[in-house]
Context: one part of a larger RNA
Molecule: small-subunit ribosomal RNA, 3' major domain
Organism: uncultured bacterium
């Protein structure tokens, strides 16, 4: 010196309390364990694995498993020879592939290259092992507020000082003292959105004024309101009280915004031999007619059970049925796809715009009216049969939706436990990406839109300073 302590002091944090939803009980989805299997491929593992790699397993993917097949190979350099290779097309075959018709090069500086197909060996190849040999990258305490070093001084020394103390702070922020005087990585600021606004600039956006239409339709307008690009504007700047005549605190004025205005991006020294050799990259070890590689069918989807996460619900702040309004942020040509017609619908036909501030995809809670009358219901939607519809070579194993029937458990949840301090929480719905096809997930977007915090005794993390220490 550190680590610990059911020692001690100070401070912090949705830690606690204070409040609002909820999880644990149902039913589904979805991961995981377990078992089960020819395989149910592998990996993640307290918080920090378990809607996790996977932004989407029907074949593909795939890496498993069963059978069929190559064997210089599916793919890469290097030699030798050979002109074709593709490509239609028949036949066997599950295909992979094998036999057959059929067609048959190219460019050149004439050495020789392109491609293609035999040959021989170097060699390819491996989602095999080891994240405890490694780079990289990525959680995690933690956006916590630390972690250092250079002179100097002090100690025999390990080391301390400095960073300790006395105020303040979200902070080792900052003021003041002090054998210490500086410094550096972190804090903050500088980037990005976003709240206000001035200028510029007006099309495909906008419309006060003025015509003109069913419509900002169209003339016209540059006023709003939007875009976007460049300014302003917020600093405890100004008052007033405390404060030590500091820093700071508290309240006040103006102000769109006030004390880091809200959001994000940014994660020090290190910690967990902390995850990944299956992104990639690599050392060693390991296979080389196989642990490469191809192809069919299967499997990752089982299924007695446990356990995370979410989705929907048990109702009247509600279901249901007619009308009626109102976003944003994205996406679109092998795409978005209006209007029109056909279908109860899913959807289908034809087919106008649109590489889009110009078309196209686009709200729902929520208004209003009428019905339901507290039931296992007109509540709730699991499950099943039955008809269809759509992607796709193919929906048996195993997609996804549509329409009639069927109508399960459930009547607010034990012990126990999460999340969340404002435009939060909860509620409503939209869109992207991944994708032929498939979202209750994920990433984001607007809509409606709250309670509660007295306070730090107590749980659970951390910070600092101090004691004790049978650890190091």
């Nucleotide at each position: 010196u550190g680590a610990c302590g059911g020692g001690g002091g100070c401070c912090c944090g949705c830690a606690c309390a204070a409040g609002c939803a909820g999880u644990g009980g149902a039913u589904u989805a979805u991961g995981u364990g377990g078992u089960u299997u020819a395989a149910u491929u592998c990996g993640a593992a307290g918080c920090a694995a378990c809607g996790c790699g996977a932004a989407g397993a029907a074949c593909c993917u795939u890496a498993c498993c069963a059978g069929g097949a190559c064997u210089u190979g599916a793919c890469a350099u290097c030699c030798u020879c050979u002109g074709a290779c593709c490509g239609u097309c028949c036949u066997a075959g599950a295909g992979a592939u094998a036999g057959g018709a059929u067609u048959u090069c190219c460019c050149u500086u004439c050495g020789g290259g392109g491609c293609a197909g035999a040959g021989a060996g170097a060699c390819a190849g491996g989602u095999g092992g080891u994240g405890c040999a490694u780079g990289g990258u990525u959680g995690u305490c933690g956006u916590c507020a630390g972690c250092u070093c250079g002179u100097g001084u002090c100690g025999u020394g390990a080391g301390a000082u400095g960073u300790u103390g006395g105020g303040u702070u979200a902070a080792g922020u900052c003021c003041c003292g002090c054998a210490a005087c500086g410094a550096g990585c972190g804090c903050a600021a500088c980037c990005c959105c976003u709240a206000u606004u001035g200028c510029c600039a007006g099309u495909u956006g906008c419309c006060a004024u003025c015509a003109u239409u069913a419509a900002g339709u169209u003339g016209g307008g540059a006023a709003c309101u939007c875009u976007g690009g460049c300014g302003a504007g917020a600093c405890u700047g100004c008052c007033g009280u405390g404060g030590a005549c500091a820093a700071c605190a508290c309240g006040g004025a103006g102000g769109a915004a006030g004390g880091u205005g809200g959001g994000g991006a940014c994660g020090a020294c290190g910690u967990c031999a902390a995850a990944u050799c299956a992104u990639c990259a690599u050392g060693c070890c390991c296979c080389u007619u196989a642990u490469g590689u191809c192809c069919u069918g299967g499997g990752c989807u089982a299924c007695a059970c446990a356990c995370g996460u979410a989705a929907u619900a048990c109702a009247a702040u509600g279901g249901u049925a007619a009308c009626g309004a109102c976003a944003g942020a994205g996406g679109g040509c092998a795409g978005c796809g209006a209007a029109c017609c056909c279908g109860c619908g899913a959807g289908g036909g034809u087919c106008a715009g649109c590489g889009a501030a110009u078309c196209c995809c686009u709200a729902a809670a929520c208004g209003u009216u009428a019905u339901c009358c507290c039931a296992g219901u007109u509540c709730g939607g699991a499950c099943u049969g039955c008809a269809g519809g759509c992607u796709g070579c193919a929906a048996c194993c195993c997609g996804c939706c549509u329409g009639c029937a069927c109508g399960a458990a459930g009547u607010c949840g034990g012990a126990a436990u999460u999340g969340c301090u404002a435009g939060u929480a909860a509620u409503g719905g939209c869109a992207g990406g991944u994708c032929a096809g498939c979202a209750u997930a994920c990433u984001g977007c607007c809509g409606u839109g709250a309670a509660u915090a007295c306070g730090u005794g107590c749980c659970c993390g951390g910070g600092c300073c101090u004691u004790g220490c049978a650890c190091a």